[in-house]
Parts: sequence; C1' cells; structure tokens
RNA sequence: GACCCCCUAGCUCAAUGGCAGAGCAGUGGACUUUUAAUCCAACGGUUCAGGGUUCGAGUCCCUGGGGGGUCACCA
Repeated sequence: GACCCCCUAGCUCAAUGGCAGAGCAGUGGACUUUUAAUCCAACGGUUCAGGGUUCGAGUCCCUGGGGGGUCACCA
C1' cells in the first nucleotide's frame, strides 16, 4: 500500500429495515453464623464520527477514524 472482517451498556455479545436487549460486573434488598453461592429489584446506551436513501436506519449506501486478519513492498 491492496483486500476482507469488526466497532452497540463498565466487559463479552445479540437484535428480519419497524419499541435497542441478554449474560457478567457494579448498586439496593432477601437469604445465610460470616464470606461466597443463590434469589429479587432497580439502574445502566449520542449503536465510533459525519453525511445520504427511506414513512422509518444498529441494520442499506458514501466519506473519515480506530482495531484485527491475509497478501504485497522494503532489506
């Protein structure tokens, strides 16, 4: 440098173009001799940024950024 894949909650990941969710962590509570475990509840989001298409975009298209992989280049 070329091509491909990925970017969504603190972390790991879902979501057929039609209400953005789960598990774990954290918080509060129950239970327990205590910790842990278990159970209940609430909380937690500018879906990487900008633009476009559409009645409607996490999803499709364009540009940029970040990460990963393969190949090439260099010596």
Molecule: transfer RNA
Organism: uncultured Thermomicrobiales bacterium